[in-house]
RNA sequence: UCGUGCUAGACGGGGAGCUAGCGGUGCCCUGAACCUGAAAUCCGCUAUAGCAGGGUUGAAUUCCCACUUGAGGCCUUUGUCUGGUGGGACUGCUUGGGCUAAGCGGUAUUGAAAGCCGGGUCCUGCGCGGCAGAGCACUAUGAACCCCGUCAGGUCUGAGAGGAAGCAGCGGUAAAUGGUAGCCUCUGGGUGCCGCAGGAUUACCUGACUGGAGCUGGCUGGUUCAAGCAAGCUAUGAGGCAGGGUCAAGGGUAGGUGCACGG
Numbered sequence: 001u002c003g004u005g006c007u008a009g010a011c012g013g014g015g016a017g018c019u020a021g022c023g024g025u026g027c028c029c030u031g032a033a034c035c036u037g038a039a040a041u042c043c044g045c046u047a048u049a050g051c052a053g054g055g056u057u058g059a060a061u062u063c064c065c066a067c068u069u070g071a072g073g074c075c076u077u078u079g080u081c082u083g084g085u086g087g088g089a090c091u092g093c094u095u096g097g098g099c100u101a102a103g104c105g106g107u108a109u110u111g112a113a114a115g116c117c118g119g120g121u122c123c124u125g126c127g128c129g130g131c132a133g134a135g136c137a138c139u140a141u142g143a144a145c146c147c148c149g150u151c152a153g154g155u156c157u158g159a160g161a162g163g164a165a166g167c168a169g170c171g172g173u174a175a176a177u178g179g180u181a182g183c184c185u186c187u188g189g190g191u192g193c194c195g196c197a198g199g200a201u202u203a204c205c206u207g208a209c210u211g212g213a214g215c216u217g218g219c220u221g222g223u224u225c226a227a228g229c230a231a232g233c234u235a236u237g238a239g240g241c242a243g244g245g246u247c248a249a250g251g252g253u254a255g256g257u258g259c260a261c262g263g
Stems, first nucleotide, its partner, number of pairs: 001263006009057003012030004020046005034054004063256002066253004072247005078242005084236004090232002092229009102220003105216003114210002117207005122199006128192002131188005137180005147172004155164003
């Protein structure tokens, strides 16, 4: 170095999950992926970590190790973007109130603020007036009979003289119904540029006096309180992208690998 026969090994691997841990069934990724049997109400094992049975290949394109690349999974409060739900501390904005009085304006020596004395607006009582109502007074009408007077005619009574009751008519009156520039009395009120007395006087208006320079707050500004908006901000959870970490199929490069016999 070649040939023959063996042996270790290989005939898929990985991620999350499960588990004390490992491997498998189930899910996902990669992918050229021996066969049979059981496995989520799980199955089998124990650091040499699937089990039971069978088959193929076999020291290299195939096995082992290192480096590199790397699908995909997992973790991450690292950043950024999107939209959701909430908050209202802070920045910002809007509205309202208080205070201030720096600027503008108004007003004030033809006298501000402040002080003091009055009057009015307010309340009570009394008076006066006015209005309304009632009464009184005057006046008109006013009773078939059961009101009055006079009672023609007629009636009754009487011998008669005479007497009696009495309808209509006439006159009057009661109740009642009206009227009246009238006197008086009583009552009432969302009654009065009215009078007198008393009270109240927070506020507003007004007059006199003292006083001697401010007063006001409409606009801007400052400050403070409250309410609101939610752009910034903040809390929370979701998704996308990027970053970091970890495991890693597959690809690439380099290296390593046993025994026996014969030429």
Description
The prediction has a mean pLDDT of 76. Predicted 3D model of a 263-nucleotide RNA (Bacterial large signal recognition particle RNA) from a Dehalococcoidales bacterium. The organism belongs to Dehalococcoidales, within Bacteria. The model forms 89% of the base pairs in the Rfam consensus. The gene name in the source record is ffs. Its Rfam family is "Bacterial large signal recognition particle RNA". By type it is a non-coding RNA gene. Rfam's curators write: The signal recognition particle (SRP) is a universally conserved ribonucleoprotein involved in the co-translational targeting of proteins to membranes.